[in-house]
Context: one part of a larger RNA
RNA sequence: AGCUUACGGUGGAUGCCUUGGAGCUAAGGGCCGAUGAAGGGCGUGGCAAGGCUGCGAUAAGCCUCGGCGAGCCGUCUAGCGGGCAUAGCCGGGGAUUCCCGAAUGGGGAAACCCGUACCGGUGUUGAGCCGGUUCACCCCGAUGCAAAUCGGGGAGGUAAGCAGGAGAACUGAAACAUCUAAGUACCCUGAGGAAAAUAAAUCAACCGAGAUUCCCUAAGUAGUGGCGAACGAACGGGGAUCAGCCCAAACCUCCGAGACUUAGUGGUCCGAGGACCUAUGUCUCGGAGGGGUUGUAGGAAACAUCAGAGAAGACCUCGGCAUUCUCAAGGAGUUACAAAUCCCAUUCUUAGUCGAAGGUACCUGGAAAGGACCGUCGUAGAGGGUGAAAGCCCCGUAAGCGAAAGGGAUGGGACUCCUGAUGUUCACCUGAGUACCAUGGGACACGAGGAAUCCUGUGGGAAGCUGGGGGGACCACCCUCCAAGGCUAAAUACCCUUAGCUACCGAUAGUGAACUAGUACCGUGAGGGAAAGGUGAAAAGUACCCCGGGAGGGGAGUGAAAUAGACCUGAAACCGUAAGCUU
Numbered sequence: 001a002g003c004u005u006a007c008g009g010u011g012g013a014u015g016c017c018u019u020g021g022a023g024c025u026a027a028g029g030g031c032c033g034a035u036g037a038a039g040g041g042c043g044u045g046g047c048a049a050g051g052c053u054g055c056g057a058u059a060a061g062c063c064u065c066g067g068c069g070a071g072c073c074g075u076c077u078a079g080c081g082g083g084c085a086u087a088g089c090c091g092g093g094g095a096u097u098c099c100c101g102a103a104u105g106g107g108g109a110a111a112c113c114c115g116u117a118c119c120g121g122u123g124u125u126g127a128g129c130c131g132g133u134u135c136a137c138c139c140c141g142a143u144g145c146a147a148a149u150c151g152g153g154g155a156g157g158u159a160a161g162c163a164g165g166a167g168a169a170c171u172g173a174a175a176c177a178u179c180u181a182a183g184u185a186c187c188c189u190g191a192g193g194a195a196a197a198u199a200a201a202u203c204a205a206c207c208g209a210g211a212u213u214c215c216c217u218a219a220g221u222a223g224u225g226g227c228g229a230a231c232g233a234a235c236g237g238g239g240a241u242c243a244g245c246c247c248a249a250a251c252c253u254c255c256g257a258g259a260c261u262u263a264g265u266g267g268u269c270c271g272a273g274g275a276c277c278u279a280u281g282u283c284u285c286g287g288a289g290g291g292g293u294u295g296u297a298g299g300a301a302a303c304a305u306c307a308g309a310g311a312a313g314a315c316c317u318c319g320g321c322a323u324u325c326u327c328a329a330g331g332a333g334u335u336a337c338a339a340a341u342c343c344c345a346u347u348c349u350u351a352g353u354c355g356a357a358g359g360u361a362c363c364u365g366g367a368a369a370g371g372a373c374c375g376u377c378g379u380a381g382a383g384g385g386u387g388a389a390a391g392c393c394c395c396g397u398a399a400g401c402g403a404a405a406g407g408g409a410u411g412g413g414a415c416u417c418c419u420g421a422u423g424u425u426c427a428c429c430u431g432a433g434u435a436c437c438a439u440g441g442g443a444c445a446c447g448a449g450g451a452a453u454c455c456u457g458u459g460g461g462a463a464g465c466u467g468g469g470g471g472g473a474c475c476a477c478c479c480u481c482c483a484a485g486g487c488u489a490a491a492u493a494c495c496c497u498u499a500g501c502u503a504c505c506g507a508u509a510g511u512g513a514a515c516u517a518g519u520a521c522c523g524u525g526a527g528g529g530a531a532a533g534g535u536g537a538a539a540a541g542u543a544c545c546c547c548g549g550g551a552g553g554g555g556a557g558u559g560a561a562a563u564a565g566a567c568c569u570g571a572a573a574c575c576g577u578a579a580g581c582u583u
Stems, first nucleotide, its partner, number of pairs: 001582009015568001016534002020505002022502009031157002039100003042056003046080002050076003062094007071084003105114003115135001117133006137154007162190004172179001176226001202209002213240005223231002244487003247431001251290010266277003269320006295465001297430003301425006308327005313321001329419005341414010352401002358374003362371002375392002377381001383395003436460008446472001467482005521528002541567001544555004
């Protein structure tokens, strides 16, 4: 020095564990903000320096209403000193809520500095100090000649989801340019608890369907494609969920502005007779109310027939009149279709509550929940804890019960709103710089292609119901629908809470984070970003003695165990000690 054995050190694998994660299911919930948010800074405890939690100069809290309640004064974190117990804890409602931050009186290197006006307090009474209120910008409305004043709104945040605007490249094509990646990433804007879409100028195929959205399928089909790479439908079928409506216009009435007309025409609800009108008429424009909303066209207007009651109508008489109003009858409604509020009942929720039944003097053990013996409950033998493995020890579980206050839902009521039908005639209305065309682009699975369809820059530019669009160039026939205005719940996406589950992880795993974690640390910054769990049933955390300056150790003691002593187990590499063997 090597090998072997034994015993150690170091190290922290492995095993076991779980306070933390992951995913799914169900139910419920989903915006916050000038009444100052999100997020922070600084404070706040009797002793409190620091981290976390809570709170805000009323500062681990104040008031109130309920529930629980015999203990309590959060945690790392024990102690001292005190206190409360009508405390304390949980839930509903309220009060307070410094400074920064959209930050908004002005400024500013965020958490700071400096003001204005008015009011109050103090005061040295025209100073100063303290407290309260006011004072940013933009948009809209009202008043106003204007200046301005008043009222309302906005601003910022937001993980994911959503819509719109703008929009790559790496990559793939085994290079690369059309193409792909991809309308993805990134950026901007906006809205909401969902968003978007949505009530056929749709499909279909000569049969028919009947808004939108989502899922399964059709189908990797038909197609597109340097026909390469690749992209990739629809019809139809099956499900989830279902809901339909309102304007513009014609016409009527009223209001405002302008123009015209001297009664032949016209007007005063209609008819007849009278009386009247220079606007009480006619036309144009604008506004308000009614009316009306469709495609086998619908509506308006006129007329006819039928259908409750009463009243009114800018002049008089007679006759009429569903034009208006009121009532009746019928219907509807708070998410669209008009809109607000209240009451009652039921129910859910935000604290809770009740809740059956086992013992032993036996065995093992430190400990019984294990074994033995004898019982018992069960609408409860889910689960967790307790010194090992408990239906009956504890928390619970099954089944019941429960809210002063707040919130949600459902039903009823108050309340509010709506209500002619049919036929004939007539040809008044039915969304225009629109449809469409040309051209340049874009979207459609569809790359210009035979390229329909949709959107659009530029240039042209209709019809108008005897009208117009579509059916994949185009034409005819046929079928089908009605653009150029608008609203609309649900089924869907995402997140949170609660409950539950898992052939999900078990500390190099699972979230980056089981622990002071987006912390420490790194970076000028944007940003990057860790490591780190386990004594024991219980601290019973080793009194006392000895060695030592201490660290540490030896006794003693605790404990089932101390090679469980700051820690479970404790592999290997690596380092020793002892013995044996070899050289």
A computed fold for a 583-nucleotide part of an RNA from a marine sediment metagenome, annotated as large-subunit ribosomal RNA, domain I.
Rfam family: Bacterial large subunit ribosomal RNA.
Its mean pLDDT, the model's own confidence on a scale to 100, is 81.